A computed fold for a 72-nucleotide RNA from Kluyveromyces dobzhanskii CBS 2104, annotated as transfer RNA. Its Rfam family is "tRNA". Rfam links the family to the GO term triplet codon-amino acid adaptor activity. Model confidence (mean pLDDT): 81 of 100. RNAcentral holds the sequence, with entries from ENA. Taxonomically the source falls in Kluyveromyces dobzhanskii (Eukaryota, Saccharomycetales, Saccharomycetaceae, Kluyveromyces).

RNA sequence: GCCAUCUUAGUAUAGGGGUUAUUACACAUCGUUGUGGCCGAUGAAACCCAGGUUCGAUUCCUGGAGAUGGCA
Repeated sequence: GCCAUCUUAGUAUAGGGGUUAUUACACAUCGUUGUGGCCGAUGAAACCCAGGUUCGAUUCCUGGAGAUGGCA
């Protein structure tokens, strides 16, 4: 330099046009306990950036940024 794949809560992920954006761990509060843990209930927290298409974009297209892998 070229090519491919990926980017969604703190972490790991599902979802590929109209969803209340999924789940697990972590976190907070409450219950339980003499305290803590385990367990149970509840809650907060996310679509990499900019354009385009569309009635509507996290999703499709283009460009950019970053990550991983391959080729040179």